The RNA shown here (c-di-GMP-I-UAU riboswitch aptamer) has 79 nucleotides and comes from a Bacteroidota bacterium. Rfam family: c-di-GMP-I-UAU riboswitch aptamer. The family has 6 seed sequences and 17 matches in Rfam 15.1.

[in-house]
RNA sequence: UGUUAUGUUGCCAAACUUGUUGUAAAGCAAGGACGGAAAGCCACGGGUCUCAUAUUUUGAGACAGCCGGGUUACCAAAA
Numbered sequence: 001u002g003u004u005a006u007g008u009u010g011c012c013a014a015a016c017u018u019g020u021u022g023u024a025a026a027g028c029a030a031g032g033a034c035g036g037a038a039a040g041c042c043a044c045g046g047g048u049c050u051c052a053u054a055u056u057u058u059g060a061g062a063c064a065g066c067c068g069g070g071u072u073a074c075c076a077a078a079a
Stems, first nucleotide, its partner, number of pairs: 003079001011036002016031006034065001040071003044068003047063006
């Protein structure tokens, strides 16, 4: 230097509760901790969901903690 196990210190934070924004899916903040080694980021493909359209079409959105894909990255044993 490269690959990699692991997750002590440290990191993220599901359900649920409260507040707030949004027509909604959901987002944000606080509490919370089911989980996570990219649960960092990107809606590109598939998928799920919402709203409108009005016919199973078209449009606009939500989800990266549904699966692929892209991209960047912390500590770091043994070998």